[in-house]
RNA sequence: UCAAGCCAGCCGGGAGAGAGCGCCGAGUAAUGGUAUUACUUAGCGCCGCCGAAGGAGCAACGACCCCGUAAACUCUCAGGCAAAAGGACCGGUGGCUGUA
Numbered sequence: 001u002c003a004a005g006c007c008a009g010c011c012g013g014g015a016g017a018g019a020g021c022g023c024c025g026a027g028u029a030a031u032g033g034u035a036u037u038a039c040u041u042a043g044c045g046c047c048g049c050c051g052a053a054g055g056a057g058c059a060a061c062g063a064c065c066c067c068g069u070a071a072a073c074u075c076u077c078a079g080g081c082a083a084a085a086g087g088a089c090c091g092g093u094g095g096c097u098g099u100a
Base pairs, nucleotide, nucleotide: 001100004097005096006095007094008093010092011091012090013089018047020046021045022044023043025041026040027039028038029037030036031035048081049080050079054077055075056074057073061068062067
């Protein structure tokens, strides 16, 4: 000087899809007197939807019976569906390993 890999309380970018409905509890506010209304929220349930945390599945191939095995594909368990946060991945920066 340099291929590649890994890491990060760092920087920039980064999609999709209901601020859905019901029950119940709590809190706040207004009216007003012991209840109504509105908002926020813990929990439970129902329906619709999304794929880019994580997870699962497989074609070729190896093996020939099981089994192993990729993704941005498929599934949607988990997660998510205003903003914020998160976010695969991309670029930068720094560090470590390390090729020539």
Record summary:
Glycine riboswitch aptamer from Oceanisphaera avium, 100 nucleotides, folded computationally. Of the family's consensus pairs, 80% are formed in the model. The organism belongs to Oceanisphaera, within Bacteria. Its Rfam family is "Glycine riboswitch aptamer". Gene Ontology term of the family: glycine biosynthetic process.